[in-house]
RNA sequence: CGGGAUGUAGCUUAGCCUGGUAGAGCGCCUGCUUUGGGAGCAGGAGGUCGCUGGUUCGAAUCCAGUCAUCCCGA
Numbered sequence: 001c002g003g004g005a006u007g008u009a010g011c012u013u014a015g016c017c018u019g020g021u022a023g024a025g026c027g028c029c030u031g032c033u034u035u036g037g038g039a040g041c042a043g044g045a046g047g048u049c050g051c052u053g054g055u056u057c058g059a060a061u062c063c064a065g066u067c068a069u070c071c072c073g074a
Stems, first nucleotide, its partner, number of pairs: 001073007010026004020057001028044005050066005
């Protein structure tokens, strides 16, 4: 320098191909239960989907650029 993969909640990740209300598990908070803890049950908070633009009525999803990590080539 060229090519490819990955990036979504605190952590692990689904959804992307085929655009249409952002989900799950663990964790966290509150309550019930318990002498207490743990387990269990009920409820709740937490995301501008790496970033910036473009297309579109509408973008996590399509397009362009860019950043980080990893792989391959030179």